[in-house]
RNA sequence: GGGGGAGUAGCUCAGCAGGUAGAGCACCGGCCUUUUAAGCCGAUGGUCGCGGGUUCGAGUCCCGCCUCCCUCA
Numbered sequence: 001g002g003g004g005g006a007g008u009a010g011c012u013c014a015g016c017a018g019g020u021a022g023a024g025c026a027c028c029g030g031c032c033u034u035u036u037a038a039g040c041c042g043a044u045g046g047u048c049g050c051g052g053g054u055u056c057g058a059g060u061c062c063c064g065c066c067u068c069c070c071u072c073a
Stems, first nucleotide, its partner, number of pairs: 001072007010025004019056001028042004049065005
């Protein structure tokens, strides 16, 4: 340098015909318990890697760039 894959909550990941961004774990509060753990309930938490474009509307489609992984030379 060429080709491919990934980037979404603190972490691991969904979201696949473009139409309000979700789950589990963690954290916080409550219930239960003598206490802790476990269990149950609830809340909080997101510039969807960055910048443009298309569209009434983009995590999703198009272009450029950045980072990581695999591969070819």